[in-house]
Record summary
Model confidence (mean pLDDT): 83 of 100. This is a predicted structure of a 1541-nucleotide RNA (small-subunit ribosomal RNA) from a Nitrospirota bacterium. The organism belongs to Nitrospirota, within Bacteria. Rfam family: Bacterial small subunit ribosomal RNA. Rfam links the family to the GO terms structural constituent of ribosome and ribosome. The sequence is in RNAcentral, with records from ENA and SILVA.
RNA sequence: AAAUGAGAGUUUGAUCCUGGCUCAGAACGAACGCUGGCGGCGUGCCUAACACAUGCAAGUCGGACGGAUUAAGUCUGUAGCAAUACAGGUUUAAUCAGUGGCGGACGGGUGAGUAACACGUAGGUAACCUACCCUCAAGAGGGGGAUAACCCCGUGAAAGCGAGGCUAAUACCCCAUGAGACCCCGGACUGGGAGGUUUGUGGUAAAAGCCCCGUAUUAAAUACAGGGCACUUGAGGAGGGGCCUGCGGCCUAUCAGGUAGUUGGUGAGGUAAUAGCUCACCAAGCCUAAGACGGGUAGCCGGUCUGAGAGGACGGACGGCCACACUGGGACUGAGACACGGCCCAGACUCCUACGGGAGGCAGCAGUGGGGAAUUUUGCACAAUGGGGGAAACCCUGAUGCAGCGACGCCGCGUGGAGGACGAAGGCCUUCGGGUUGUAAACUCCUUUUGUAGGGGAAAAUAAUGAUGGUAACUUACGAAUAAGCCACGGCUAACUCUGUGCCAGCAGCCGCGGUAAGACAGAGGUGGCGAGCGUUGUUCGGAAUCACUGGGCUUAAAGGGCAAGUAGGCGUCCUGACAAGUCAGAUGUGGAAUCUUUUUGCUUAACGAAAAAAUUGCAUUUGAAACUGUCGGGAUUGAGUCAGACAGGGGAGGGCGGAAUUCCUGGUGUAGCGGUGAAAUGCGUAGAUAUCAGGAGGAAGGCCGGUGGCGAAGGCGGCCCUCUGGGUCUGGACUGACGCUGAGGUGCGAAAGCGUGGGGAGCAAACAGGAUUAGAUACCCUGGUAGUCCACGCCCUAAACGGUGGGCAUUAGGUGUAGGGCUCGUAAGGGUUCUGUGCCGAAGGGAAACCAUUAAAUGCCCCGCCUGGGGAGUACGGCCGCAAGGUUGAAACUCAAAGGAAUUGACGGGGGCCCGCACAAGCGGUGGAGCAUGUGGUUUAAUUCGACGCAACGCGAAGAACCUUACCGGGGCUUGACAUGUUAGUAGUACUGAACUGAAAAGUGAGGGAUUCGGGGCAACCUGAAAGCUAACACAGGUGCUGCAUGGCUGUCGUCAGCUCGUGCCGUGAGGUGUUGGGUUAAGUCCCGCAACGAGCGUAACCCUUAUCCUCUGUUGCUACGAAAGUGGCUCUCUGAGGAAACUGCCAGCGAUGAGCUGGAGGAAGGUGGGGAUGACGUCAAGUCAUCAUGGCCUUUAUGUCCAGGGCUACACACGUGCUACAAUGGCUGCUACAGAGGGAAGCAAUACCGUAAGGUGGAGCCAAUCCCUAAAAGCAGUCUCAGUUGGGAUUGGAGUCUGCAACUCGACUCCAUGAACGCGGAAUCGCUAGUAAUCGCGGAUCAGCUACGCCGCGGUGAAUACGUUCCCGGGCCUUGUACACACCGCCCGUCACACCACGAAAGCCUGUUGUACCCAAAGUAGGUGAGCUAACCCCUGAGCUUGUCGAAGGGGAGGCAGCCUCCUAAGGUAUGGCCGGUAAUUGGGGUGAAGUCGUAACAAGGUAGCCGUAGGGGAACCUGCGGCUGGAUCACCUCCUUU
Repeated sequence: AAAUGAGAGUUUGAUCCUGGCUCAGAACGAACGCUGGCGGCGUGCCUAACACAUGCAAGUCGGACGGAUUAAGUCUGUAGCAAUACAGGUUUAAUCAGUGGCGGACGGGUGAGUAACACGUAGGUAACCUACCCUCAAGAGGGGGAUAACCCCGUGAAAGCGAGGCUAAUACCCCAUGAGACCCCGGACUGGGAGGUUUGUGGUAAAAGCCCCGUAUUAAAUACAGGGCACUUGAGGAGGGGCCUGCGGCCUAUCAGGUAGUUGGUGAGGUAAUAGCUCACCAAGCCUAAGACGGGUAGCCGGUCUGAGAGGACGGACGGCCACACUGGGACUGAGACACGGCCCAGACUCCUACGGGAGGCAGCAGUGGGGAAUUUUGCACAAUGGGGGAAACCCUGAUGCAGCGACGCCGCGUGGAGGACGAAGGCCUUCGGGUUGUAAACUCCUUUUGUAGGGGAAAAUAAUGAUGGUAACUUACGAAUAAGCCACGGCUAACUCUGUGCCAGCAGCCGCGGUAAGACAGAGGUGGCGAGCGUUGUUCGGAAUCACUGGGCUUAAAGGGCAAGUAGGCGUCCUGACAAGUCAGAUGUGGAAUCUUUUUGCUUAACGAAAAAAUUGCAUUUGAAACUGUCGGGAUUGAGUCAGACAGGGGAGGGCGGAAUUCCUGGUGUAGCGGUGAAAUGCGUAGAUAUCAGGAGGAAGGCCGGUGGCGAAGGCGGCCCUCUGGGUCUGGACUGACGCUGAGGUGCGAAAGCGUGGGGAGCAAACAGGAUUAGAUACCCUGGUAGUCCACGCCCUAAACGGUGGGCAUUAGGUGUAGGGCUCGUAAGGGUUCUGUGCCGAAGGGAAACCAUUAAAUGCCCCGCCUGGGGAGUACGGCCGCAAGGUUGAAACUCAAAGGAAUUGACGGGGGCCCGCACAAGCGGUGGAGCAUGUGGUUUAAUUCGACGCAACGCGAAGAACCUUACCGGGGCUUGACAUGUUAGUAGUACUGAACUGAAAAGUGAGGGAUUCGGGGCAACCUGAAAGCUAACACAGGUGCUGCAUGGCUGUCGUCAGCUCGUGCCGUGAGGUGUUGGGUUAAGUCCCGCAACGAGCGUAACCCUUAUCCUCUGUUGCUACGAAAGUGGCUCUCUGAGGAAACUGCCAGCGAUGAGCUGGAGGAAGGUGGGGAUGACGUCAAGUCAUCAUGGCCUUUAUGUCCAGGGCUACACACGUGCUACAAUGGCUGCUACAGAGGGAAGCAAUACCGUAAGGUGGAGCCAAUCCCUAAAAGCAGUCUCAGUUGGGAUUGGAGUCUGCAACUCGACUCCAUGAACGCGGAAUCGCUAGUAAUCGCGGAUCAGCUACGCCGCGGUGAAUACGUUCCCGGGCCUUGUACACACCGCCCGUCACACCACGAAAGCCUGUUGUACCCAAAGUAGGUGAGCUAACCCCUGAGCUUGUCGAAGGGGAGGCAGCCUCCUAAGGUAUGGCCGGUAAUUGGGGUGAAGUCGUAACAAGGUAGCCGUAGGGGAACCUGCGGCUGGAUCACCUCCUUU
């Protein structure tokens, strides 16, 4: 200087935090689905190291050798007239089996085994080897005997084997020579030593030729000189290997001890070489918590992927190393192997066979079968590079170079380019206007990468040689021609609509979509992304700071060990010296190549390749530095300790003593109960209890003091005294001199319960028994009661063993109590200061918050323990401990997307406080019983239309069901329709009217009669066009059909309750809080005061209507005066209806805070909101209504529409609600007689009058109403009845009528006569009402032809009682508290049982695998021994023979060798017995999961017995009970402390 780090969804009503799950990225030797034009470069059995048909993959050398074969030439012989044939020799060339040499140990494949010096890295080898190659030095002399091939014989199916005979060599053997090499012995020098260097005598061991050329005598043979290749010995080099060492890299401790050749030594053997490598003997060592031994997994590395990095995962292609070659064992040959395409043996498998025997090994290249989700051609060439052989030519080479197949990957190119509409058609959507697809297409012009066809045609190679390849690149022609898909579109995450479907079908990575309006399913249109690919699946890293070295935590979320002393280990005060292990710096070596990075460069570009640089963070060696750590030495005193003097204490252990109380025993007094509970009962008591007095016995526990007071490490410790004993604090200064802190493992202590043995046993009390309670009550309550509780000794070892807070040291404001010391002021009381404990409140700081805060949860350092989502589970298996109970250590499968902490707002509580309401109480009258009316349920029915269902449905919709209404039922009709709009066509005898006929009607047929309006033309008749009507057709109408859970509107309810909110500010990370809480007050969030709040809005109140008083005005139909009446006068009063006044705590007194206000009083018609009404905040109940109306969607269309007559909605065993009438004397009946208010009246109200017993009829004055009518008000008064089913009560029924109406049968009301039911004041329960109210009395109206009205809505008359009060019931408001609730307690939620499915554990056994121990058998083979058998070379003896020699046949012996045999070792196999992993299993155990199963109700509120922890007993189950502990318990009271005043 540069490069370099992103988050999101999901727990909640909401919030912050903790915490898991999931996603977005990159990558791959991949696979699968859909799709697919071209080229380049790479890459391709990850599974069965499973089995392999066929071909090829290692040969070569004739210039090592003897032969054989072929061809050509030549020579000779024989036959023939000859051509020619045959035989033999010779030359050249070529080929071949065999002998021989070199190579088959390289190259190529695979990753099974291996946790190891296998690999990596750095070293060592003075402990070693090395063929071919290079350099140097010295040599290569003389002999010998065989044996393949070949011939012949035998044998065998074959593979092959055996006997006899001949022969060669660069095959084999002997002798000579020995520069040098090696060995023995000796000398010298050197080193600390092992040893090294040098030197002398002696000993040992060599060899081979071939070719070319020339010369010699010439032809051959032979000899010589030179050259080439080959050979022998030695030295050195290069390259290659062997062995050894330091360091590094997996999991598991539920593997803790392992090891007998084991560890070392001495000696020997063995090897190229060191070494227990092997053997004999001796010693008893060696490894291990820094993880031995065992188990599991795995080839290692350069590197690859990912990542900001640190890391994490991986080791396919390429490169290095290792291991393996059907499985196991073994050696041989060789420079090199214990050998992929060699040998021997054993085993499994396959093949051949004549059944006697044989053959084989693709983890070489292709290829086949098999396995599998899955991986290629039985290709071309040795042209290049490289390898083997050869003197070379050359041969061989599935190494290699190329091609083929596969979108498997990376990279590049194309599928056309330009123009082209206010925008075609089609598709889709639509608010029907249009929008979109979309310049997209068509159309016009242009181009030719790719393609097809043609042409010439490279580099790679050098003088020659090209598989690739007639390829690349170039060029000509043709023609837009041959070339686009895949996925997604709810959020994360870019991209939206329609249709279909209807918790179905389906989707889904997580959250989650789908139950009739699905942007989430399926299809379509459109859009987004990528593009010859796109998605899915799998795997790895990332995100994940979610194992945290970089870079986390542990009070309450997961997490501090119950406590202590202490081992290993880790860490450690001040000064000083030395060293240089750590540390830092420089240098050197190494860190292979490739890869990565940078630069340059080559293929048209890129991928790909080339060159250079950088990097390779490492290791080793070396030179320095000395601050820090370390080591060694010297000193110091502040950490730590020792000493002295005081002091406090329920610290511990043992022993003794004492009093109160309970119980029991004895005796006395005394009599009927005691005891116990919510209430009871069981129990005790007349055999004398309880009560009371006296005496006695025995055990346990320690009142008051007593206190967030004391002591102890924790558990824990409490009467008094004695003995022994641990620790602490203060003061003093002397001494030691870092002696310290922490502490894995191990050790000790460790409440209660429990266990063992022996005591003891008063009270209490699991279990148990009985009594209650209860639906039940295995509980809570009661009466009893055993273990136990107590003591001694021994175990157990766990608790909410808690401050839920490990220990130590240091630093960082204060204030105020209390306990124990010291100093100091003061006579004292008391104060100041200091040290050590123990509390509270608080600053900074910390914390998710709650909270902590010098006794830290602050700030730092050191050490230990522990955590990593919930459940499964502190469970299973295994180990250890325990007498047992059990403890400790401690998983997995499976399952969920959460589980959790703190705080917030609500809601709720059988939590608390305050307050209100006809809420209770105090009263009055009812309902519930009877009859009837009415509504509902149920039942019935063809139909009994529909809706309303706690309060807030049920005399409700309905302020009028005989028809109509009417929606229901059966029957009869109609189909553009009963009703609306539009288009087209027709229409003057048209529209309209309509006799008669059919029919229950609707409807059908239809004689006859018979029009209207407007424009234009025409004198007119009339013609023409149009309107209306009708007819026909088409669009459409219609639906009280569905969905009130798609909606609007309207309404009910909490509730006329006093609440509900906002702006700004402030507080809090935030949800949110504050304001709105508090003290008073009110009917009221009404008002006052205070206050981090200040203001405001919707509600409250007021404004409005009505009523109560007065005034003014008005004056008919009212009122009033006169009058017989008609009428006239007046407007004081009543009244009418307009306006106004009046009430505001305004005045007085008291209380209160000088306030708000309250209490009382005066005045007043009215007094504290005067009475009543209208008025209903934010919201709740998916409350009610699709049948008032409106309306989305769905359904229906000769019917779910519409018309008609009839029926039904009025049914009737029953149940409920709401009412009426009653049960009578406060009454009935009869008679008489006053006073209202508010309404209604023209298709109406109807008077007087007459008729009728009456309902009513006749008739009609008056009235469109302050005029007339309805209209009589009823309660009242008098008489009578005299307590009864009556002169109460009127149901029911019979008869006779009236009225309305087309019509009173189903199914009207009313009248009269007759009939005369229940009912004698109503069980449990329940309703209304606080004043002109309740109660009681009548009157009117709406609807309406009439009426089921006893209903509803109004009106007035008469006119009470009671409220102490807020404990309780119900509802509501405010504050506070707890909460596991938020669909909000009608909540949540636990366990057994039953059913289904899933994984796991135990289990008699059964079966694989692996491994140990002991023994048996023992192949091949090495080694050793033996070897009477066999044996060419060398030696000896003998000496046929001859060429008489260093000759030599036959024979004998020796050396050496071989067959055979024996021994050791040993693979495989076998027998016996263990360990471990796994599979399976009758049966069995718990666990998990599963919309609507059973039993209860354990927990969350004081959860209705506070809960929980440990332990023990009991019980269908949750659980209950005992003992000890905890607060993570509500509430009330008290005490103490703190803060404020």